[in-house]
Context: one part of a larger RNA
RNA sequence: GAUUGAACGCUGGCGGCGUGCUUAACACAUGCAAGUCGAACGAGAACGCACCUUCGGGUGUUAUUACAGUGGCGAACGGGUGAGUAAUAGUUGGGUAAUCUGCCCCGGACUCUGGGAUAACCCAGGGAAACUUGGACUAAUACCGGAUACUCCGCUGCGACCACAUGGUCGCUUCGGGAAAGGUCCGCCGGUCCGGGAUGAACCCAACCCCUAUUAGGUAGUUGGUGAGGUAACGGCUCACCAAGCCCGCGAUGGGUAGCCGAGCUGAGAGGCUGAUCGGCCACACUGGUACUGAGACACGGACCAGACUCCUACGGGAGGCAGCAGUGAGGAAUUUUGCGCAAUGGGCGAAAGCCUGACGCAGCAACGCCGCGUGCGGGAUGACGGCCUUCGGGUUGUAAACCGCUUUCAGUAGUGAUGAAAUUGACAGUAACUACAGAAGAAGCCCCGGCUAAAUACGUGCCAGCAGCCGCGGUGAUACGUAUGGGGCAAGCGUUAAUC
Numbered sequence: 001g002a003u004u005g006a007a008c009g010c011u012g013g014c015g016g017c018g019u020g021c022u023u024a025a026c027a028c029a030u031g032c033a034a035g036u037c038g039a040a041c042g043a044g045a046a047c048g049c050a051c052c053u054u055c056g057g058g059u060g061u062u063a064u065u066a067c068a069g070u071g072g073c074g075a076a077c078g079g080g081u082g083a084g085u086a087a088u089a090g091u092u093g094g095g096u097a098a099u100c101u102g103c104c105c106c107g108g109a110c111u112c113u114g115g116g117a118u119a120a121c122c123c124a125g126g127g128a129a130a131c132u133u134g135g136a137c138u139a140a141u142a143c144c145g146g147a148u149a150c151u152c153c154g155c156u157g158c159g160a161c162c163a164c165a166u167g168g169u170c171g172c173u174u175c176g177g178g179a180a181a182g183g184u185c186c187g188c189c190g191g192u193c194c195g196g197g198a199u200g201a202a203c204c205c206a207a208c209c210c211c212u213a214u215u216a217g218g219u220a221g222u223u224g225g226u227g228a229g230g231u232a233a234c235g236g237c238u239c240a241c242c243a244a245g246c247c248c249g250c251g252a253u254g255g256g257u258a259g260c261c262g263a264g265c266u267g268a269g270a271g272g273c274u275g276a277u278c279g280g281c282c283a284c285a286c287u288g289g290u291a292c293u294g295a296g297a298c299a300c301g302g303a304c305c306a307g308a309c310u311c312c313u314a315c316g317g318g319a320g321g322c323a324g325c326a327g328u329g330a331g332g333a334a335u336u337u338u339g340c341g342c343a344a345u346g347g348g349c350g351a352a353a354g355c356c357u358g359a360c361g362c363a364g365c366a367a368c369g370c371c372g373c374g375u376g377c378g379g380g381a382u383g384a385c386g387g388c389c390u391u392c393g394g395g396u397u398g399u400a401a402a403c404c405g406c407u408u409u410c411a412g413u414a415g416u417g418a419u420g421a422a423a424u425u426g427a428c429a430g431u432a433a434c435u436a437c438a439g440a441a442g443a444a445g446c447c448c449c450g451g452c453u454a455a456a457u458a459c460g461u462g463c464c465a466g467c468a469g470c471c472g473c474g475g476u477g478a479u480a481c482g483u484a485u486g487g488g489g490c491a492a493g494c495g496u497u498a499a500u501c
Stems, first nucleotide, its partner, number of pairs: 001501004006497005013373006019366002021331001026329003030326003035073003040070002048061005080284003090208007099201002104197008112146004122135005152177003157172006182189002210256003217247003222244008259281004263274004286307005309320004337363001339362003345359001346357004376406004386397004410442001412437005420428001445490005450471003456485005466473002
């Protein structure tokens, strides 16, 4: 000098665009953050309104309704955080002839025939509650058989082609095995099998990847083999047996620290430092473990077990997980509203209408940062008053003010009033913008002035009080302390502290 997710002190007019718990991955009151489909299925109220009434009620409508239930898809996305992780991560480049892939796209074929249940509802019971038991009834695109299926899977045999080894592809062949679901407003929407694509995911290899030798040896499923199991798949991934290997001074093992990258800051560059916001990847979801469901999870707002903590309880037993958005307490130098809207973009479900969406779009708060604008412009005295200094002559503040003329950005008031939306759809918002009106009117501070370093005098103080980045000032004439006047610098900021280059 530049920079910052900054903080602190003094000060503070407006706007645009960004940014905002760096500390306790500390604990959390309350609300919301993941639902949707009646065109898969059975069942099905009430209020209200209309009519009737024997005044008890009934009928119609509400009603293709609500609240629930079965079933499907979604909930593995989106959002948060950085604890752990020094390599099962990340980055770059390869490989899978060792793999899977819901929804979507393309092609081929099919969608035949049966069955038994079960929730809801009803009845009876247990419990303070959470919830739960038994009986009886019922439906489906829920569940289970049978048929058919060249191509699919397994097996037997033969041939051709290909390959980097195990092998792969194609054709023929024997035997065995494997599908399906309907709905409909008749437009269509679905279902099953096979082949291909796209997307996503998984695994493997290489290189790179912080400090420490005051860590030198480490390792027993350890290293390899055979066989088996397991997986979508290769593999000590797991197991039995066999062998004794494997890593290491080119730093193994241990310890410390740390999410990685695109990038950001700085620098002429080389390099150094950082990894907030935004984007990619990874990991985690009170702590530890486990699997279930599923195309996909070992699953933030799912399940089970254990633990710590908090809460309810009728003491028998239960409930919970903000590192989602707001918000609270605590910690801290320090970090915002318990806002509006699904109008846009995107996502889930649905044939659609639509519903849901604290993603997102906006608004609010904060000079936290960057950028822009304003706080007026011109004239005006051999120069007012006042202040300060003075050699007492004067000098300076100073064209500064007063005074005269002019303008009206921004803010203010009033009117018109968008784009963002193709449409009867706009939270923002009567916002932006435009026009008119009034009046210099509402809008300047902070730091410094010994040298480095731009800018000096007076008074007070007297090694005191104090200053200070370094050198150093202060003990009676202090340009260095304090105040005043003057001056210098920057400016809605200015200084200080911390940190990096």
The part of an RNA shown here (small-subunit ribosomal RNA, 5' domain) has 501 nucleotides and comes from a Coriobacteriia bacterium.
Its Rfam family is "Bacterial small subunit ribosomal RNA".
Taxonomically the source falls in Coriobacteriia (Bacteria, Bacillati, Actinomycetota).
The coordinates come from a structure-prediction model, not an experiment, and the mean pLDDT is 85.